[in-house]
Context: one part of a larger RNA
RNA sequence: UUAAGUUAAGGGAAUUCGGCAAAUUAGCCCCGUAUCUUAGGUAUAAGGGGUGCUUACGGUUGUGUAAACUGUAAGUUUUAAUGACAAAGACCGUCCGACUGUUUAUCAAAAACACAGGUGACUGCUAGCCUGAAAAGGUGUGUAUAGUCACUGACUUCUGCUCACUGCUAGUACGUGAACAUCAAGUUCAAUUGAUCUAAGCGCUGGUAAAGAGCGGGCCUAACUCUGAGGCUCUCAUGGUAGCGUAAUACCUUGCCGAUUAAUUGUCGGCUUGCAUCAAGGAAGUAACGAGAUAGUCACUGUCCCUAACUUAAACCUA
Repeated sequence: UUAAGUUAAGGGAAUUCGGCAAAUUAGCCCCGUAUCUUAGGUAUAAGGGGUGCUUACGGUUGUGUAAACUGUAAGUUUUAAUGACAAAGACCGUCCGACUGUUUAUCAAAAACACAGGUGACUGCUAGCCUGAAAAGGUGUGUAUAGUCACUGACUUCUGCUCACUGCUAGUACGUGAACAUCAAGUUCAAUUGAUCUAAGCGCUGGUAAAGAGCGGGCCUAACUCUGAGGCUCUCAUGGUAGCGUAAUACCUUGCCGAUUAAUUGUCGGCUUGCAUCAAGGAAGUAACGAGAUAGUCACUGUCCCUAACUUAAACCUA
């Protein structure tokens, strides 16, 4: 010096991106227990007290003065009695995901995947979907309360407008529409050419957004001012509804106000013309849960002020 440990007066997060690491707490018995809540929970919430050993007297089981379990009282030792080992630090906000679960064997465990629940599409069984060149096989010895595919993701309150584009789907008097076929032309045969007929498709007419998607601009206006309920106009298929909102989304931005601090680009609560939020690529809430992200409080500590000493190894020297 390195590695693994032990202990530190006073202070107690001043350290640091960040309490990372360490420390605190811990078992059992008794008391006691807020807020929220889907009334189950939250909850071992929080917080407080007890705990060893000896003696005496009881109780239960027991045939028993054995043994086991258990209660009360008195005494007694220590700084300390779950005396070692083992063994939760606690609380309060916000975000995300409902939850238990799954995952990048070997840098990622998560807010990602899954999930119960919701919705849509296809399918009446010689089905639909999948494997296969086929035969055949699987789903399934199942049958729409079933199977396959896609999206969403408990629960609660909800899920607005648009079918112009793309897709899907139904229809279609009519138009277009290949080959074959028929008819005609081609001096004969033929190449070839023209006409007629015509499937799907397209045109055309509808439907469909929990299909792919999309959801405006300008000008003016109320008797202080500001604002603009309202009006005019261009344009589109329709012009973003309910909600939420400086957000895991906000460029300007350290937005403005309040709370928190001695001091805060932090966090939380409001406001909010939102560069570029928005409703199953779900919206907004949400008890419980989380080795998730983030802010704070108490306790605790060598993280630090500020280092020191010790133990065991290695390193180093000698034999």
Large-subunit ribosomal RNA, domain IV from Candidatus Iainarchaeum sp., 319 nucleotides, folded computationally.